The RNA shown here (Fluoride riboswitch aptamer (crcB RNA motif)) has 60 nucleotides and comes from a Candidatus Cloacimonadota bacterium. Rfam family: Fluoride riboswitch aptamer (crcB RNA motif). Rfam links the family to the GO terms response to fluoride and positive regulation of gene expression. The model forms 100% of the base pairs in the Rfam consensus. Taxonomically the source falls in Candidatus Cloacimonadota (Bacteria, Pseudomonadati). The sequence was found by an Rfam model in a public genome assembly.
RNA sequence: ACUAUAGAUGGUGAUGGGGUCCAACGAAACCGCUGAUAAGCUGAUGACUCCUGAUAAGAU
Numbered sequence: 001a002c003u004a005u006a007g008a009u010g011g012u013g014a015u016g017g018g019g020u021c022c023a024a025c026g027a028a029a030c031c032g033c034u035g036a037u038a039a040g041c042u043g044a045u046g047a048c049u050c051c052u053g054a055u056a057a058g059a060u
């Protein structure tokens, strides 16, 4: 410089990561709940499980 092929490879599911399964999305999916306000509540999962972090209690 020319030609051919691909464009669904992917990312997402209220606070981290891995595996399995499920669901939805293609610039969207997604961005918790109660309360008029103030303020308050649950949870590291979408579900299962493991690791890590945080908190509380007990044992060595």
Stems, first nucleotide, its partner, number of pairs: 010025001012023002016051006032041003